The RNA shown here (transfer RNA) has 73 nucleotides and comes from a Bacteriovoracaceae bacterium. Lineage of the source: Bacteria > Pseudomonadati > Bdellovibrionota > Bacteriovoracales > Bacteriovoracaceae.
RNA sequence: GGGGGAUUAGCUCAGUUGGGAGAGCGCUACCGUGGCACGGUAGAGGUCGCAAGUUCGAUCCUUGUAUCCUCCA
Numbered sequence: 001g002g003g004g005g006a007u008u009a010g011c012u013c014a015g016u017u018g019g020g021a022g023a024g025c026g027c028u029a030c031c032g033u034g035g036c037a038c039g040g041u042a043g044a045g046g047u048c049g050c051a052a053g054u055u056c057g058a059u060c061c062u063u064g065u066a067u068c069c070u071c072c073a
Base pairs, nucleotide, nucleotide: 001072002071003070004069005068006067007066010025011024012023013022019056027043028042029041030040031039032038049065050064051063052062053061
């Protein structure tokens, strides 16, 4: 220098032929217990790495760019 992959909640990861984002764990409150553990219910938490473009509409398509992993030279 070139090819490929990853980037989504605090962590580990889903997701969608483009129609408005979820799970598990964790966190908070409440219920059950004399209390703990544990179980249950509810809730908070996201510029979907960043920027631009296409589109009525982008996490998804296109381009550039950043970080990491890997392969080639």
Its mean pLDDT, the model's own confidence on a scale to 100, is 80. Rfam family: tRNA. Rfam describes the family as follows. Transfer RNA (tRNA) molecules are approximately 80 nucleotides in length. Rfam classes the family as a transfer RNA.